[in-house]
Overview
SAM riboswitch aptamer (S box leader) from Chryseobacterium arachidis, 108 nucleotides, folded computationally.
RNA sequence: AUGUUAUCAAGAAAGGUUGAGGGAUUAGACCCUGUGAAACCUUAGCAACCCUUUGCGCAAGCAAUGAAGGUGCUACGUUCUACCAAAAUUAUUUUGGACAGAUAACUA
Repeated sequence: AUGUUAUCAAGAAAGGUUGAGGGAUUAGACCCUGUGAAACCUUAGCAACCCUUUGCGCAAGCAAUGAAGGUGCUACGUUCUACCAAAAUUAUUUUGGACAGAUAACUA
């Protein structure tokens, strides 16, 4: 890489290097950006997937607890539309789903 499962609510940023893009991809829209994008580095933080500790349990696991370690994340917000369905309604709006994507754990 591929596949399976779970989540996509909320939360949390400063400094340094650098210098033009960025919000995953295609198209359109919208938004952020020289009052400094993206990237990298340092420090700090958020969260609790793996995990620590405790209790229950034969076990699978469940509940509480914590943040040492492995990831992840720290604008809006997985930005909206595109495909399907429903409702209101008459060209749009809302809701749900699919697809796609992100993260974690496992997987040859």
Notes: The coordinates come from a structure-prediction model, not an experiment, and the mean pLDDT is 80. Taxonomically the source falls in Chryseobacterium (Bacteria, Bacteroidota, Flavobacteriales, Weeksellaceae).